[in-house]
Context: one part of a larger RNA
């Protein structure tokens, strides 16, 4: 390399943008590069293969053909790929009228609840466990009423709901802002897909400069428990947890299922929008987007997927080839560090 695969057996890159590059809609003209045919030249010889002949056979030897898949020169053709040229509307995209959302971003406001801080009232106990102590408290806790300060999250609604590419996203009110959906078919005409490199987003932990700390809490301390108990469980508690900015660049980044386009039985349920019928918001019927369930051909080891396909095809990217060693060494190249990325081999089974 071929050739098979990648939900769960080894394999979908975390996820968008998107140069190269691959691939690409009807119709028609043209050219002929690729393509198909012919005709020449060339493809040493010996090898090989057919066949025939020479040594008594045979290896051996000699003739004649084929072979020499290829190249190079010329004639021709014109489907089907390519290249130029006209053309179309179905893909794509723009408009126009709607329409729904925790989609981002900044500023504001707003009640609940823990803690503290004042003051009242109160008085022996509170806490806290399985049971306790460790802690708190007569210098007045705890529980109770008023005030006050301050952090971080929004109960109910709340829904296999909704919105984003993915990560994600939830009190309200306001500006800026991005996407989508349906309608109409008004408008350019293939302008389109995937995308090696590249660029950009990317939970939580981490880190760096400065704020900020209410409540949780890795570290730690104490208390239990135990044979021990560097643990589970109590009391405490510091970094982080918030916030700006800049950095890391990993996740069971999951639907363990790449992106796109097409066909392929039904049935029930929600959500957004159009129709239709109707007196009518409702109920029904028909449609288009999205989300769940069930369930037929079909695939599948098998479980299970089954119009949101893992069914049936095509483009283009990614990745996989027995376990360990090992996501290590090594270089490289990124980061301030922690590390990350690319990533083998001895060796062993």
């Nucleotide at each position: 390399c071929u050739g098979g695969g990648u939900g769960u057996a080894a394999a979908g890159g975390g996820a968008g943008c998107g140069c190269a590059g691959g691939c690409g809609g009807g119709c028609u003209g043209u050219c002929a590069a690729g393509u198909u045919g012919g005709a020449c030249g060339u493809g040493a010889a010996a090898u090989c293969u057919a066949u025939g002949g020479g040594c008594u056979c045979a290896a051996c030897c000699c003739a004649u053909a084929g072979c020499g898949u290829g190249c190079g020169u010329u004639c021709a053709a014109a489907a089907c790929u390519g290249g130029c040229g006209g053309u179309c509307u179905u893909g794509a995209g723009a408009g126009a009228u709607g329409u729904a959302g925790a989609g981002g971003u900044a500023g504001g406001c707003g009640g609940a609840a823990u803690u503290c801080c004042c003051g009242g009232u109160g008085u022996a106990g509170c806490g806290g466990u399985g049971g306790a102590a460790u802690g708190c408290g007569u210098a007045g806790a705890u529980a109770u009423c008023g005030g006050g300060a301050g952090g971080a999250a929004c109960a109910c609604c709340a829904g296999u709901g909704g919105c984003g590419a993915a990560g994600g996203c939830g009190g309200c009110c306001u500006a800026c802002u991005g996407g989508g959906c349906a309608u109409u078919u008004u408008c350019u005409g293939a302008c389109g897909c995937u995308g090696a490199g590249g660029c950009u987003c990317g939970a939580a932990a981490g880190u760096g400069u400065g704020g900020g700390g209410a409540g949780c809490a890795a570290a730690c301390a104490g208390g239990a428990u135990u044979a021990g108990a560097u643990a589970c469980c109590c009391u405490g508690g510091u970094a982080g947890u918030c916030c700006a900015c800049a950095c890391u660049g990993u996740a069971a980044a999951c639907g363990a299922u790449g992106a796109u386009u097409a066909c392929u039985a039904g049935g029930u349920g929600u959500g957004g929008g159009g129709g239709g019928a109707u007196a009518g918001a409702c109920c029904c019927c028909c449609u288009c987007c999205g989300u769940g369930c069930c369930g037929c051909a079909g695939u599948u080891a098998a479980c299970a997927c089954a119009a949101u396909a893992a069914g049936u095809a095509a483009u283009c990217c990614a990745c996989c080839u027995g376990g360990g060693g090992a996501g290590u060494a090594c270089g490289g190249c990124c980061g301030c560090a922690a590390g990350g990325c690319u990533g083998a081999a001895a060796c062993u089974c």
Molecule: small-subunit ribosomal RNA, central domain
Organism: uncultured bacterium